Predicted 3D model of a 74-nucleotide RNA (transfer RNA) from Mucor mucedo. RNAcentral holds the sequence, with entries from ENA and Rfam. The prediction has a mean pLDDT of 81. Its Rfam family is "tRNA". Rfam classes the family as a transfer RNA. From the family's description: Transfer RNA (tRNA) molecules are approximately 80 nucleotides in length. Taxonomically the source falls in Mucor (Eukaryota, Opisthokonta, Mucoromycota, Mucoromycotina).
[in-house]
RNA sequence: GCGGGCGUGGCGUAAUGGAUUAACGCAUCGGUCUCCUAAACCGAAGAUUGCGGGUUCGAGUCCCGCCGUUCGUA
Numbered sequence: 001g002c003g004g005g006c007g008u009g010g011c012g013u014a015a016u017g018g019a020u021u022a023a024c025g026c027a028u029c030g031g032u033c034u035c036c037u038a039a040a041c042c043g044a045a046g047a048u049u050g051c052g053g054g055u056u057c058g059a060g061u062c063c064c065g066c067c068g069u070u071c072g073u074a
Stems, first nucleotide, its partner, number of pairs: 001073007010026004028044005050066005
């Protein structure tokens, strides 16, 4: 250089035949319990999905460019 995969809350992953309020676990915060803490249980907040554009009535999902990362290859 060329080709392929991946990029979604703080972290790890779902949602891939385009249509529900983007779901779950951990972490965080509040509460119950406890002498206090931990555990357990209840609740809350947190992602406009790497960036920009396009298609569409509708895009995390399809298309194009770029960035990052990773694998393969001369």